[in-house]
Molecule: Glycine riboswitch aptamer
Organism: Halanaerobiaceae bacterium
RNA sequence: UUGAAAUUCAGGAGAGAGCUCUUAAAUAUCAAAUAUUAUAAGAGCGCCGAAGGGGCAAGGUUCAAAAGAACUGAAACUCUCAGGCUUAAGAAUUCUGAAGGGACG
Numbered sequence: 001u002u003g004a005a006a007u008u009c010a011g012g013a014g015a016g017a018g019c020u021c022u023u024a025a026a027u028a029u030c031a032a033a034u035a036u037u038a039u040a041a042g043a044g045c046g047c048c049g050a051a052g053g054g055g056c057a058a059g060g061u062u063c064a065a066a067a068g069a070a071c072u073g074a075a076a077c078u079c080u081c082a083g084g085c086u087u088a089a090g091a092a093u094u095c096u097g098a099a100g101g102g103a104c105g
Stems, first nucleotide, its partner, number of pairs: 007099007018045007025037004046085003052081001053079003059072005
C1' cells in the first nucleotide's frame, strides 16, 4: 500500500563574518602625481559557521562477586582542520515536482 524511510534530479527560499597595505588592470586628469573600482593576486592582523571533517552526554552492551574497565553513543551543541568574510558562486535546512524503493515515520 490512495505507497513510509534511505538515496538522486530539477526549480524556489536560505544566515553569519573585514579592515589596512602592496602590485597589476581600467577610468578620471593636458601630462606627471593623485583619486576611484560589482576587478585580480599577494601580505599582516582580526573574525564567521549552515558544504565537508573532528569531539562529547544520558543511555545501552560486554567483562566483573563488587569496585570498576572496555566498546558504543546525537545535534543546528562544540572545535575551527578544511571552507568562508565584494558581486557571483557555495550553503545546513526547508517547500514543490519527479526518479527510486516496498515499510516505516